[in-house]
RNA sequence: AAAUUUUACUCUGGAGAGUACCUGAAAAAGGGCGCCGAAGGUGUACGGCAGCAGAAAUGCUGUUAAUCUCUCAGGCAAAAGGACAGAGACAAUCCU
Numbered sequence: 001a002a003a004u005u006u007u008a009c010u011c012u013g014g015a016g017a018g019u020a021c022c023u024g025a026a027a028a029a030g031g032g033c034g035c036c037g038a039a040g041g042u043g044u045a046c047g048g049c050a051g052c053a054g055a056a057a058u059g060c061u062g063u064u065a066a067u068c069u070c071u072c073a074g075g076c077a078a079a080a081g082g083a084c085a086g087a088g089a090c091a092a093u094c095c096u
Stems, first nucleotide, its partner, number of pairs: 005092002009088005018033001021031003034076003040072001041070001043068001047064007
C1' cells in the first nucleotide's frame, strides 16, 4: 500500500397492524377495548460437544438457533423508528 472478513459509521431500499372510541385545542398525554412483528428482549430442536452412569448397547444432565414462538418492550395517518439487503469507506484482526 492493496485485498478478504467482521463491527461501529454514511447513503439507498425496507413490511405489518384501529387517521378507531371516551377525556382533551391536539394526530400530545391519559382510559378501556381490538390488532401487528422486522428495534431490543423471552422461550424452543435434531445433530455436535462436555459431564455422569453402564461391560456394552444406551440413558440422564448441561451447552448452542432463527425471519419460528411469546407479545415484556415497541408499534397500528404522516414523520420518526425499523430486522434485513446493496453500495461506500475509517478503525481493528489475519496473511503476503
Molecule: Glycine riboswitch aptamer
Organism: Ructibacterium gallinarum